RNA sequence: AUUGGUUUUCAGGGCAGGGUGAGAUUCCCGACCGGCGGUGUAGUCCGCGACCCAACGCAAGUUGGUUGAAUGGGUCUUAGUAUCCCAUACCGAUAGUUAAAGUCUAGAUGGAAGAAAACAGAG
Numbered sequence: 001a002u003u004g005g006u007u008u009u010c011a012g013g014g015c016a017g018g019g020u021g022a023g024a025u026u027c028c029c030g031a032c033c034g035g036c037g038g039u040g041u042a043g044u045c046c047g048c049g050a051c052c053c054a055a056c057g058c059a060a061g062u063u064g065g066u067u068g069a070a071u072g073g074g075u076c077u078u079a080g081u082a083u084c085c086c087a088u089a090c091c092g093a094u095a096g097u098u099a100a101a102g103u104c105u106a107g108a109u110g111g112a113a114g115a116a117a118a119c120a121g122a123g
Base pairs, nucleotide, nucleotide: 002122003121005119006118007117008116009115010114017029018028019027031103032102033092034091035048036047037046038045043090044089052065053064054063055062056061070088071087072086073085074084094106095105096104
């Protein structure tokens, strides 16, 4: 190095400006944002988490399930439907709200995919 264990720490961003209105960061114009692992650098390729649902449980929780979105052109490479470059698109839980929310508020000082470090051990 490798391998399993224990502990600790960390682990999500975003409506500028304008219109209508009694009232909207919720509508309209426009603006902005992109969790984790893999794959040759990915919000829209594969998988996972979160949210949500169901069953069970006094509870903590366990098990199972549902779950979004991209095309065209170009370039380089041993290797690409290139994740790169250009163009034009698209997607985004639940509850709340003087008015419908990816962006405000709340559950959440939560949980978590996972990342890092330390410790003792195995070999």